[in-house]
RNA sequence: AGGGUUUGAUCCUGGCUCAGAAUGAACGUUGGCGGCGUGGAUUAGGCAUGCAAGUCGAACGAGUCCUUGGGGGUAACUCCGAGGAAAAGUGGCGAAAGGGGCAGUAAUGUAUGGGUAACCUACCUCGAGGUCUGGGAUAGCUAUUCUAACGGAUAGGUAAUACUGGACGGUCUGAGUUGUCGGCAUCGAUAAUUUAGUAAAGGUUACGCCUCAAGAGGGGCCCAUAUGAUAUUAGCUAGUUGGUGAGGUAAUGGCUCACCAAGGCAAAGAUGUCUAGCGGGUGUGAGAGCACGACCCGCGUCACUGGCACUGUGACACUGGCCAGACUCCUACGGGAGGCUGCAGUCGAGGAUCUUCGGCAAUGGACGAAAGUCUGACCGAGCAACGCCGCGUGUGCGAUGAAGGCCUUCGGGUUGUAAAGCACUGUCGAGGGGAAACAAGCCGUAAGGUUGAGUGACCCCUGGAGGAAGCACGGGCUAAGUUCGUGCCAGCAGCCGCGGUAAGACGAACCGUGCAAACGUUAUUCGGAAUCACUGGGCUUAAAGGGCGCGUAGGCGGGCAAUAUAGUCAAUGGUGAAAUCCUCCAGCUCAACUGGAGAAGUGCCUUUGAAACUGAUUGUCUAGAGAGAGGUAGAGGCAUGUGGAACUUCCGGUGGAGCGGUGAAAUGCGUAGAUAUCGGAAGGAACGCCAGUGGCGAAAGCGAUGUGCUGGACCUUUUCUGACGCUGAGGCGCGAAAGCUAGGGGAUCAAACGGGAUUAGAUACCCCGGUAGUCCUAGCCCUAAACUAUGGGUACUAGAUUGUGGACUUUCAUGGGUUCACAGUCGAAGCAAAAGUGUUAAGUACCCCGCCUGGGGAGUAUGGUCGCAAGGCUGAAACUCAAAGGAAUUGACGGGGGCUCACACAAGCGGUGGAUGAUGUGGCUUAAUUCGAGGCAACGCGAAGAACCUUAUCCUAGACUUGACAUGCUUGGAUUAGCCCUAUGAAAGUAGGGUGACACCUUCGGGUGGAACUUGCACAGGUGCUGCAUGGCUGUCGUCAGCUCGUGUCGUGAGACGUCGCGUUAAGUCGCUUAACGAGCGCAACCCUUGUCCUUAGUUGCCAGCAUUCAGUUGGGGACUCUAAGGAGACCGCCGGUGUCAAACCGGAGGAAGGUGGGGACGACGUCAAGUCAUCAUGGCCUUUAUGUCCAGGGCUGCACACGUCAUACAAUGCAACAUACAAAGGGCAGCUAACCCGCGAGGGGGCGCUAAUCUCAAAAAGUGUUGCUCAGUUCGGAUUGUAGGCUGCAACUCGCCUACAUGAAGCUGGAAUCGCUAGUAAUCGCAGGUCAUCUAUACUGCGGUGAAUAUGUUCCUGAGCCUUGUACACACCGCCCGUCAAGCCACGAAAGCGGGGGGCGCCUAAAGUCGUUGUGCUAACCUUCGGGAGGCAGACGCCUAGGGCGAACUUCGUGAUUGGGACUAAGUCGUAACAAGGUAGCCGUAGGGGAACCUGCGGCUG
Repeated sequence: AGGGUUUGAUCCUGGCUCAGAAUGAACGUUGGCGGCGUGGAUUAGGCAUGCAAGUCGAACGAGUCCUUGGGGGUAACUCCGAGGAAAAGUGGCGAAAGGGGCAGUAAUGUAUGGGUAACCUACCUCGAGGUCUGGGAUAGCUAUUCUAACGGAUAGGUAAUACUGGACGGUCUGAGUUGUCGGCAUCGAUAAUUUAGUAAAGGUUACGCCUCAAGAGGGGCCCAUAUGAUAUUAGCUAGUUGGUGAGGUAAUGGCUCACCAAGGCAAAGAUGUCUAGCGGGUGUGAGAGCACGACCCGCGUCACUGGCACUGUGACACUGGCCAGACUCCUACGGGAGGCUGCAGUCGAGGAUCUUCGGCAAUGGACGAAAGUCUGACCGAGCAACGCCGCGUGUGCGAUGAAGGCCUUCGGGUUGUAAAGCACUGUCGAGGGGAAACAAGCCGUAAGGUUGAGUGACCCCUGGAGGAAGCACGGGCUAAGUUCGUGCCAGCAGCCGCGGUAAGACGAACCGUGCAAACGUUAUUCGGAAUCACUGGGCUUAAAGGGCGCGUAGGCGGGCAAUAUAGUCAAUGGUGAAAUCCUCCAGCUCAACUGGAGAAGUGCCUUUGAAACUGAUUGUCUAGAGAGAGGUAGAGGCAUGUGGAACUUCCGGUGGAGCGGUGAAAUGCGUAGAUAUCGGAAGGAACGCCAGUGGCGAAAGCGAUGUGCUGGACCUUUUCUGACGCUGAGGCGCGAAAGCUAGGGGAUCAAACGGGAUUAGAUACCCCGGUAGUCCUAGCCCUAAACUAUGGGUACUAGAUUGUGGACUUUCAUGGGUUCACAGUCGAAGCAAAAGUGUUAAGUACCCCGCCUGGGGAGUAUGGUCGCAAGGCUGAAACUCAAAGGAAUUGACGGGGGCUCACACAAGCGGUGGAUGAUGUGGCUUAAUUCGAGGCAACGCGAAGAACCUUAUCCUAGACUUGACAUGCUUGGAUUAGCCCUAUGAAAGUAGGGUGACACCUUCGGGUGGAACUUGCACAGGUGCUGCAUGGCUGUCGUCAGCUCGUGUCGUGAGACGUCGCGUUAAGUCGCUUAACGAGCGCAACCCUUGUCCUUAGUUGCCAGCAUUCAGUUGGGGACUCUAAGGAGACCGCCGGUGUCAAACCGGAGGAAGGUGGGGACGACGUCAAGUCAUCAUGGCCUUUAUGUCCAGGGCUGCACACGUCAUACAAUGCAACAUACAAAGGGCAGCUAACCCGCGAGGGGGCGCUAAUCUCAAAAAGUGUUGCUCAGUUCGGAUUGUAGGCUGCAACUCGCCUACAUGAAGCUGGAAUCGCUAGUAAUCGCAGGUCAUCUAUACUGCGGUGAAUAUGUUCCUGAGCCUUGUACACACCGCCCGUCAAGCCACGAAAGCGGGGGGCGCCUAAAGUCGUUGUGCUAACCUUCGGGAGGCAGACGCCUAGGGCGAACUUCGUGAUUGGGACUAAGUCGUAACAAGGUAGCCGUAGGGGAACCUGCGGCUG
């Protein structure tokens, strides 16, 4: 400090997500030791048991026990004492502390700072003074008695530091007077004086008690500021706010009461609702912040729930009291007892949190004079890796780099110095022994004695590497990879995403990486996130400017001077507890931990000073603002008149068949006279030309014209006022169109609706009609793409140019210049993600308002409010996704545009589609009809030859199993191979018999060995699968002109330029221009062939001349043809014109050939996961007595049918017969085969020649000549069938070809549609070859012969190239994508209702208790005249009131038949709405309609 993730790629916006730190944690795996900490976060749920507050005999009386002294008594016993102990009681102090929890509480709390002149304070300290004198009771106790218990009742009698009468009394208290000082209004302090009142307690040698004053510490009350969320809570309040008087309190105060007044709080958020103890601090962060408030400290508050008071210095009291309620327990059923949110512990709930331990040794507390007692405070121990910190699990040497594991290219690599082995060490742990400190005190005159719950530091000894390593991860982010298994399964996943047979992502192994007694996961907080932006963000198009104005509160605000000082600044003083954090030092062996000192604590308050700035007050100014005066322009507004054109309707005339409408039609109108035309009348609406990125208005908006009323703007002048200003939450007003209410009006147009078309349908687009509405008046509605998608104001920051309205100036002009306001365009700088913007800012600044914070859900639900309604405004959540989005880029696409090309169309010629046949395919059939190819680019294709073979996991049946074929090892041994034979069989095969070899050595007995054979093992084999794992080869776009690179420049970048533009070309061919300059692969050329000539060479070719012959047959010749080698030739080179002085084009000359002469080979980057695993090769998988191999027969030829490609025809430009002429290119020894003979013929016989320019196939055919046929299903056509033959072959039945004779089908030129071809081409004619025993060849590949027509051209169809444009496409239009319906699942809303909670309100009732009234009953202290009184108490009544009951509302939660939309879910239905002009441009608002997307009307926007 950043990274991943939207895209084909880019920049931006924007969310999601990761890496860090932390925790009172939990869970999983694992687990050696120690130190220091921490440990019920949930049910403030219920609790068994034990302990957690007592102490004092030096306050008091009686009794008991123990020890002991003295007296009496024989003794029992009794009297007077002394000391001690324990328990109950009176009395004192304590029990209000300490300890626990966080329920309640948003302020009666807390924090900080003040005030108390409105207060209190036991114990402690200091100072002053005092402590006199009386009295009556009572508990305990004794006796009697009630009760199960708890607890009482009556009578008698007793003490005190218990209670109490009286006296004195000061610096005490109250009231009054006077003086001094002070303050804050009421007042305070102090001195003097008058008057009234008030105290005590003793016990004992050391403490108590009373009064006053003061201190310290502790409290009470008050004030200011700060301290959550929510406005879908906007009004709340009757003791409420204040006053007077009274009561009450320690004290102020509506704290309470009576009376009076009507106030008080609130947008700076009252009231209500939800949540929450607050702070010091803790976590995180650079900080500002954000989140939290465990442990420790301070404050508050609670003690089963609610209420109440008593006692007391202090409580409305955790282990006190009374009452009510819930719950639990005891009971003799009458009645009683209880409160762990103290320490342990238990149950429950929960993911989850410990021992029913030891001790008062230390620290602290209560009581006591003290000893001491009590103390679950505290100190310690136990449990838990819960956290932090420290230590260890060994160290050194050790290579044959052992074994084993894993991988492997089989060589090796790695685990790995790791182990083993050798030599050492002794931490921690274990056992044993010693031992410091925590101890200060207390008793005692002293000597001296005595106190440790718990810990065990540290040292020594024994022994021996012995007892001690795991967890997570390894696709990227993110350090670390291989193999096997699995096969969209199982699974992983924080995000992106992995897994569909080669997974570095799942599972395992090995190896590696990280951390380590831990490691991961989950949860939560902060960070990263500048992703709520104070520090530190934005709003044209990404989310975001209010539709517009007026204006309230508020915020902000011109120049000069003066005053005070609220803000501000500086300094001083106080405070900001301790702990924590930070720095330094120190103590535990270090650290964690702890101690000391300092700093910090950004804050609050006091005092003093300053006066620049802001604010305040006062005075003044004119530059802002406004007023006055004089002018100007204008569809600014309202009202009321007027006008012409057009339209429709009506009346009349002319006229006579159509009109109208459309892509084409039809509905409609018209002989009852339309349309057309002329004249007249009526009506309503809108105002042509002018008219203009012209004008006016705040916006919406405003357009004939006159008049009236009226708002604003601009210019000039600088006369007046003197900051009067800007913005503007709420508020008020205006606000297109549509729509609503009422009344008019109604010509046109026109939602709905009716009809006609279109269509698969057409609830639409088109047409004919047509109602609301459109218009007016009055009133609502209040929304628009209400847009400049750009809030208002002020100032500043280059220009150029145009228009509108003014003013000034100039040589008087149609021109030029200066200046102000408004409206546009282009552009510097700057800004911006870019597009763009740019003095009319989206620049630079300031002020004010509005708004935004991922997409969807959703502008929906709910609540509120407005509206007659439609609806408007305000406005969520659950759930779901990892994106949604902006701008620009490259492509692709468009029923976008421009340019250009191609047998693409057009112009032509000939076909296909109809018939018969051939052939291929589909389908059907079959035991099987093997497989592949599937738009162009499969279908006479693989197959350049299916009778067997071929031939295949094709079918039926039969056989073999190391195999039909290859290699290696191994057994055997002559019983061996080979050969022959027999049986069986369809064959393959199986079974058996006979014969019978070889090499080397040899002692002739034999031994050894290789080839073949044989036994067994490795393995062979597979036309089995995957062409979507591949190589190679091929098709196609396309012989289309394209595809790229280097350097440079431009751009943030993807990219662009170059390659565009203008010409030109077949061509990215060339030229010119030019931020480009060059280059590569393609084009062209080089290659082959053909066309002309030349040279060379002449055999098997040729023959002009010479000789010769039946014949170039022979001699001869090289001239010619030809053959095959090498050359020449063509380059826009020359001329003219056009063109930019170009490239080039057009025409011409010459030439065999003229503008790449014709043809071929040659196929850029790439596309189609195109084709082929069945040519071949090959990864993986599958198979191994079978998916391999052999074999017989059958099938691949099967036939209702459909399609493709061909052949032959339909005839006279023909057919037939006869005669006759002219090629090229090929093949040939398992071959071509001559002559000759036979046969009508196929063919047979025959055998010359030829391994070929020699021989042969071989006859070319169309053509030409003659004759016939005469338009017919024919002398056309030849299918089909019969008979007889021939050939090949082991074999022609399924299933071959050929011949002869006979037979003589369909067919008379072919619907929609569709194919080829631009010249030696189409058309037509034959010839040859490969494959091959034969052949289905009419196919294919070549060859020559004869030999046309047409092209004005690019509108259209198809395809292609370039430029440009739009895009929501990028798997790229066979794209993307919308809505209804159907199915599953999830959350939410509504809903008749049903159930629960909460806080208030009203009425009734009312315990305990304070207070008040009463007190006829009872009554020790004091008084008394002795009768009684004073005082007190019980009881009764009243106010208040917890609780209870009833009632009507509010609010919140749960549930609910049914219902509504929404989200999500590989392959459901219907359409095609949007994205391209998306095929009717789209969208916004509104209204109507419709299965649905949507359609239509009106107005608006350009996105």
Model confidence (mean pLDDT): 83 of 100. A computed fold for a 1503-nucleotide RNA from a Gemmataceae bacterium, annotated as small-subunit ribosomal RNA. The RNAcentral record of the sequence draws on SILVA. Its Rfam family is "Bacterial small subunit ribosomal RNA". Rfam links the family to the GO terms structural constituent of ribosome and ribosome. The source organism's lineage runs through Bacteria, Pseudomonadati, Planctomycetia, Gemmatales and Gemmataceae.